This is a predicted structure of a 71-nucleotide RNA (transfer RNA) from a Candidatus Micrarchaeota archaeon.
RNA sequence: GCGAUCGUAGUCUAGUGGUAGGAUUCAAGCCUUCCAAGCUUGUGACCCGGGUUCAAACCCCGGCGAUCGCA
Numbered sequence: 001g002c003g004a005u006c007g008u009a010g011u012c013u014a015g016u017g018g019u020a021g022g023a024u025u026c027a028a029g030c031c032u033u034c035c036a037a038g039c040u041u042g043u044g045a046c047c048c049g050g051g052u053u054c055a056a057a058c059c060c061c062g063g064c065g066a067u068c069g070c071a
Base pairs, nucleotide, nucleotide: 001070002069003068004067005066006065007064010024011023012022013021018054026042027041028040029039030038047063048062049061050060051059
């Protein structure tokens, strides 16, 4: 330099155009003599810009970043 894949919460991950879901973390409560474990509830996210569309995490273009391959 070229190509491929990927980018969603502090972390891991699902989501093939129609209200972003789960696990974990964190906070509160229950339980327990205390802690741990367990149970309930709650908080928190679509890499950036533009386009298409009534509607975009999803489709298109560009940028940035990560990984891999080739040179």
The sequence was found in a public genome assembly. Rfam family: tRNA. The family's RNA type in Rfam is transfer RNA. Rfam's curators write: Transfer RNA (tRNA) molecules are approximately 80 nucleotides in length.